[in-house]
RNA sequence: GUCUAUCUUCGGGGCGGGGCGCAAUUCCCCACCGGCGGUGAUGAAGCAAUUGCUUCUAAGCCCGCGAGCCUCUUGGGGCAGGAUUUGGUGAGAUUCCAAAGCCGACAGUAUAGUCUGGAUGGGAGAAGAUGGAG
Numbered sequence: 001g002u003c004u005a006u007c008u009u010c011g012g013g014g015c016g017g018g019g020c021g022c023a024a025u026u027c028c029c030c031a032c033c034g035g036c037g038g039u040g041a042u043g044a045a046g047c048a049a050u051u052g053c054u055u056c057u058a059a060g061c062c063c064g065c066g067a068g069c070c071u072c073u074u075g076g077g078g079c080a081g082g083a084u085u086u087g088g089u090g091a092g093a094u095u096c097c098a099a100a101g102c103c104g105a106c107a108g109u110a111u112a113g114u115c116u117g118g119a120u121g122g123g124a125g126a127a128g129a130u131g132g133a134g
Stems, first nucleotide, its partner, number of pairs: 002133009016030004031114002033104002035065004043056005060102002068079004084100005106117003
């Protein structure tokens, strides 16, 4: 270092100003936010020496997953569920740079990504401890 069992800890951000209105953090104008794994040409450090290796880091809209509902003895299975273009560089980029866009479960309520609620829940997963296997 790999596989495996048990356990522990961790594991989501955001409505501020104005307008209309009886009433909106829900509509309209401006604003604000971006879970997890993968991929990856960013950036940083180290090693060896011109090119390569190692570590950390790098996508809301590329691929997959999670939160909801149904089912199931467990594992699992089914359903529901969103979004990107243009230009630049280059051998190579939907990931870099620039610009302009777009998206956001369910229930409640004046129509909600941001409020309240299910939820002191669940969870993709991350880190660690102990035992076992080869």
Model confidence (mean pLDDT): 80 of 100. Predicted 3D model of a 134-nucleotide RNA (FMN riboswitch aptamer (RFN element)) from Peribacillus glennii. Its Rfam family is "FMN riboswitch aptamer (RFN element)". The family has 146 seed sequences and 6,230 matches in Rfam 15.1. NCBI's taxonomy places the organism under Bacteria, Bacillati, Bacillota, Bacillaceae, Peribacillus.